[in-house]
Context: one part of a larger RNA
RNA sequence: UGACGGGGGCCCGCACAAGCGGUGGAGCAUGUGGUUUAAUUCGAUGCAGCGAGAACCUUACCAGGUCUUGACAUCCCGAGAAUUUACUAGAGAUAGUUUAGUGCCUUCGGGAACUCGGUGACAGGUGCUGCAUGGCUGUCGUCAGCUCGUGUCGUGAGAUGUUGGGUUAAGUCCCGUAACGAGCGCAACCCUUGUCCUUAGUUGCCAGCACGUAAUGGUGGGAACUCUAAGGAGACUGCCGGUGACAAACCGGAGGAAGGUGGGGACGACGUCAAGUCAUCAUGGCCCUUACGACCUGGGGCACACACGUGCUACAAUGGCCAGUACAAGAGGGUUGCCAAGCCGCGAUGGGGAGCUAAUCCGAUAAAACUGGUCGUAGUCCGGAUUGGGGUCUGCAACUCGACCCCAUGAAGUCGGAAUCGCUAGUAAUCGUGAAUCAGAAUGUCACGGUGAAUACGUUCCCGGGCCUUGUACA
Numbered sequence: 001u002g003a004c005g006g007g008g009g010c011c012c013g014c015a016c017a018a019g020c021g022g023u024g025g026a027g028c029a030u031g032u033g034g035u036u037u038a039a040u041u042c043g044a045u046g047c048a049g050c051g052a053g054a055a056c057c058u059u060a061c062c063a064g065g066u067c068u069u070g071a072c073a074u075c076c077c078g079a080g081a082a083u084u085u086a087c088u089a090g091a092g093a094u095a096g097u098u099u100a101g102u103g104c105c106u107u108c109g110g111g112a113a114c115u116c117g118g119u120g121a122c123a124g125g126u127g128c129u130g131c132a133u134g135g136c137u138g139u140c141g142u143c144a145g146c147u148c149g150u151g152u153c154g155u156g157a158g159a160u161g162u163u164g165g166g167u168u169a170a171g172u173c174c175c176g177u178a179a180c181g182a183g184c185g186c187a188a189c190c191c192u193u194g195u196c197c198u199u200a201g202u203u204g205c206c207a208g209c210a211c212g213u214a215a216u217g218g219u220g221g222g223a224a225c226u227c228u229a230a231g232g233a234g235a236c237u238g239c240c241g242g243u244g245a246c247a248a249a250c251c252g253g254a255g256g257a258a259g260g261u262g263g264g265g266a267c268g269a270c271g272u273c274a275a276g277u278c279a280u281c282a283u284g285g286c287c288c289u290u291a292c293g294a295c296c297u298g299g300g301g302c303a304c305a306c307a308c309g310u311g312c313u314a315c316a317a318u319g320g321c322c323a324g325u326a327c328a329a330g331a332g333g334g335u336u337g338c339c340a341a342g343c344c345g346c347g348a349u350g351g352g353g354a355g356c357u358a359a360u361c362c363g364a365u366a367a368a369a370c371u372g373g374u375c376g377u378a379g380u381c382c383g384g385a386u387u388g389g390g391g392u393c394u395g396c397a398a399c400u401c402g403a404c405c406c407c408a409u410g411a412a413g414u415c416g417g418a419a420u421c422g423c424u425a426g427u428a429a430u431c432g433u434g435a436a437u438c439a440g441a442a443u444g445u446c447a448c449g450g451u452g453a454a455u456a457c458g459u460u461c462c463c464g465g466g467c468c469u470u471g472u473a474c475a
Base pairs, nucleotide, nucleotide: 001475002474003472004471005470007469008468009467010466011465012464013463015459016458019423020422021421022420023419026313027312028311029310030309031308032307033306034304035303042051043050061299062298063297064296065295066294067293070122074121075120076118077117078116079115080114083100086097087096088095089094104111105110124288125287127286128285129284133282134281135277136276137275138273140271145184146183147182148181149180150179151160152159153158164175165174166173190265191264192263193262195233196232197231198230199229200228201227205222206221209220210219211218236259239253240252241251242250243249315416319375320374321373322372323371324370325369333362334361337356338355343350382413387408388407389406390405391404392403393402429451430450431449432448433447434446435445
């Protein structure tokens, strides 16, 4: 100087407390461990629906069948344009035969693509080492810290500044001060949202005026409103009162759409963990080179006594079912696509063909909610697992191993031990909707809106962190 302390002081955080809803019990989905296996590829190890939507492909694993200048790159030699049709053998890779085709440039020697054969230089490796590395990322932590120059003090390591008194979300600001300044962080500048104004007015809008319809901005028209998207205004403790040290600031108030960082996001200091990644990529070294490279078919990653994590659905009456009625909203998607109306089907879908390269058309009916009816506390008109049968769709192909629909079946489950998680407001809870990935395949992820709470006395305690101080046989 640090680190540590079941030392002290001050302070903060959904850290506790106060509340609301869960997990832990059940079924299922999913990940991990373990076990099994020919293989159950590899990595991640507190944050495990993570890398990453595995039928083939992906794919790196396994079995079998094959290749050896190679699936891919450059150079050299020889031949042939490239390309293409059909057949045979085979699981295919591949091998053999066969049809069409003979192009472009040219100094007529040949050349440029591309294909086949050959030679060797070489290719290739998701093989090892993240403890050789770059890059990227996580974490403490959006915590308020981390440092430097000059000066001063100290023999020196170092100290000071950065401590102290206040204050703040903040090393934020003020005052004091052997320090005076400065840098990286904080804040602000950026995006979004909340109010208003200006400009613009189609594909969006419709107040007033007409026309028209069963109905609809449907039409004329309008530019008010909504909205769209560009510019601007607005919030600064600016104003008033009080407290305070005449400070910084804090408390209350006015005005205001918004008030003291208005809400949300992006943004992550010096560093820590030899943290993670050699399997995104790049790369040193080592290793393989008729194989640790490459191709194909099939299988596996989907196994299952079990253990754990994350979720979904429930156990019901604030509910289930039936019928009717309503509100959308915002964001996002669509030409290999989204797919309307009317038609067939109980349905998944089929068929149909209009529109749309989209504020124009489509997906697209939101669902909880409300109204009426029924059920009457029961393993039920709760719950839907599992299983049988029949279908639909995608795709070369749904057996291992897809999603969906219909009929039948109707399991566990009656609110969950010890323990444990999230959340402070348009939040939790609850309800649907969209997108990415994607041929198909979400209960996951990322977003969007609808309905919409309770509680916070307080900081004694648990956890994590910051500052000062103290002890130490630790570095």
RNAcentral holds the full RNA, with entries from ENA. The part of an RNA shown here (small-subunit ribosomal RNA, 3' major domain) has 475 nucleotides and comes from an uncultured prokaryote. Rfam family: Bacterial small subunit ribosomal RNA.